The part of an RNA shown here (small-subunit ribosomal RNA, 5' domain) has 529 nucleotides and comes from an uncultured bacterium. Rfam family: Bacterial small subunit ribosomal RNA.
Context: one part of a larger RNA
RNA sequence: GAUGAACGCUAGCUACAGGCUUAACACAUGCAAGUCGAGGGGCAGCAUGAACUAGCAAUAGUUUGAUGGCGACCGGCGCACUGGUGAGUAACACGUAUCCAACCUGCCAUUUACUCGGGUAUAGGCUUUCGAAAGAAAGAUUAAUCCCCGAUAGUAUGUAUAUUCCGCAUGGGAUUUCCAUUAAAGAGAGCAAUUUUGGUAGAUGAUGGGGAUGCGUUCCAUUAGAUAGUUGGUAAGGUAACGGCUUACCAAGUCUUCGAUGGAUAGGGGUUCUGAGAGGAUUUCCCCCCACAUUGGAACUGAGACACGGUCCAAACUCCUACGGGAGGCAGCAGUGAGGAAUAUUGGUCAAUGGGCGCAAGCCUGAACCAGCCACGUAGCGUGAAGGAUGACAGCCCUAUGGGUUUUAAACUUCUUUUAUAAGGGAAUAAAGGACAUUAUGUAUAGUGUUUUGUAUGUACUUUAUGAAUAAGCAUCGGCUAACUCCGUGCCAGCAGCCGCGGUAAUACGGAGGAUGCGAGCGUUAUCC
Numbered sequence: 001g002a003u004g005a006a007c008g009c010u011a012g013c014u015a016c017a018g019g020c021u022u023a024a025c026a027c028a029u030g031c032a033a034g035u036c037g038a039g040g041g042g043c044a045g046c047a048u049g050a051a052c053u054a055g056c057a058a059u060a061g062u063u064u065g066a067u068g069g070c071g072a073c074c075g076g077c078g079c080a081c082u083g084g085u086g087a088g089u090a091a092c093a094c095g096u097a098u099c100c101a102a103c104c105u106g107c108c109a110u111u112u113a114c115u116c117g118g119g120u121a122u123a124g125g126c127u128u129u130c131g132a133a134a135g136a137a138a139g140a141u142u143a144a145u146c147c148c149c150g151a152u153a154g155u156a157u158g159u160a161u162a163u164u165c166c167g168c169a170u171g172g173g174a175u176u177u178c179c180a181u182u183a184a185a186g187a188g189a190g191c192a193a194u195u196u197u198g199g200u201a202g203a204u205g206a207u208g209g210g211g212a213u214g215c216g217u218u219c220c221a222u223u224a225g226a227u228a229g230u231u232g233g234u235a236a237g238g239u240a241a242c243g244g245c246u247u248a249c250c251a252a253g254u255c256u257u258c259g260a261u262g263g264a265u266a267g268g269g270g271u272u273c274u275g276a277g278a279g280g281a282u283u284u285c286c287c288c289c290c291a292c293a294u295u296g297g298a299a300c301u302g303a304g305a306c307a308c309g310g311u312c313c314a315a316a317c318u319c320c321u322a323c324g325g326g327a328g329g330c331a332g333c334a335g336u337g338a339g340g341a342a343u344a345u346u347g348g349u350c351a352a353u354g355g356g357c358g359c360a361a362g363c364c365u366g367a368a369c370c371a372g373c374c375a376c377g378u379a380g381c382g383u384g385a386a387g388g389a390u391g392a393c394a395g396c397c398c399u400a401u402g403g404g405u406u407u408u409a410a411a412c413u414u415c416u417u418u419u420a421u422a423a424g425g426g427a428a429u430a431a432a433g434g435a436c437a438u439u440a441u442g443u444a445u446a447g448u449g450u451u452u453u454g455u456a457u458g459u460a461c462u463u464u465a466u467g468a469a470u471a472a473g474c475a476u477c478g479g480c481u482a483a484c485u486c487c488g489u490g491c492c493a494g495c496a497g498c499c500g501c502g503g504u505a506a507u508a509c510g511g512a513g514g515a516u517g518c519g520a521g522c523g524u525u526a527u528c529c
Base pairs, nucleotide, nucleotide: 001528002527003526005525006524007523008522009521012381013380014379015378016377018374019373020339025337026336027335029334030333031332034077035076036075039074040073042070043069046068047067048066049064050063051062052061053060054059084292085291086290093217094216095215096214097213098212099211100210103209104208108205109204110203111202112201113200114199115198116150117149118148119147126139127138128137129136130135156181157180158179160177162175163174164173165172166171186197187196188195189194218264219263220262225255226254227253230252231251232250233249234248235247236246237245267289268288269287270286272281273280274279294315295314296313297312298311317328318327319326320325345371347370348369349368353367354365355364356363357362384415385414386413387412395406397404398403420466421465422464423463424462425461429456433452434451435450436449437448438447439446440445441444473518474517475516476515477514478499479498480497484513485512486511487510488509494501495500
């Protein structure tokens, strides 16, 4: 000098940052991922309409998917993003550079072609059954952008044929011919013509990912040998793809004192702190990458996971039970217990930014934006300013008893009003988008006008009034080190970072007066340079 700090004393305000470093310990409760009716069958509940009944009206009831809409269900997309944590990992994990002629890529952009004909299932609903529950089973019946079959198809895939160009080794590209294999789904608007949007197969791109390699990346030799899928080859399998990735066979290799193997420690980087630099230390906040989601293992679905709020198995723990059997996973946001020197609210809003779904309206979003708590940090402001000496009186203190000091300090005079209190005014953040009207043409796009949408917020800011009014402490004073005297104590009580003080005049202990330093902080402790 610095800190994600803690402790002691003290404390006025504002802004911006930060806030479990310990138990990757256990978790009550609520919320954190849904959405689409413009894919579908439908109608549990709500509203509207219609019909019927109570003689009519009012009102009430029943029926009806007819309409708005919509619980549950099938289907699509999303849930692999966002958010959290740092346990593991000394490794192609990270950083940097190069390569893939060995690869994939949903949504998005550009572009080519197509979108034909059939089928039977299954949720739901209906009828039953079992169970304490979680849930499960049977029967008949039903839809789709669900699933299946057929047709057609090439710049797709596969085998073969021929030609040609190129390279960096295996090789790669382009063209020709034959055969074989593989597609699709509809929906909205409109009277209609039509149009919008989807679907399928390709090509190119973009984005995102996967893989390979060079170099770099802590300590221990009181760790010296390690290794059988081990090292290489052939063949096959597997993968999006290369590869002992896996298997069979063959060979006996491979790594290592330029530190293998083993052990310990640790997420890596941009950064941050210090230092003149070289270097040393560091990885909290923010950004990039990686890994993990109670512990261990596994795959399914999917463009993408071996998946934090998915599935299955095993284990430990907790909970429910009618004892037969079930349920759970905060290292998401709050919050609780425990641990600890120590770390916050079971808050508000989707207004903005961003994300998911949707034609849109919109819905969801503990991401995000805000507010709350804490001097934990940084920065700013204030606690008044100018004048005022008879250097006043009094007090404490010192004294050589003359005086000195506290002291321009106060009183007093003249100002100011940041802040405070009270009363008024009062934002920007809103751009887009929505609704209505309208203009242009290229008729589904763009523009124009009006109007609407603000959590924070009656906040920030500002005006007026009042009145110095509401606001100072902490540590030190032997030397290092700025700042000295008196009293008490008497190697006691005590101090102390080092040197060292204290045994009767202690500037070093305790108190007082005075002084010095910093100041809403000051000091101590811990750690780094």
The full RNA is in RNAcentral, with records from ENA.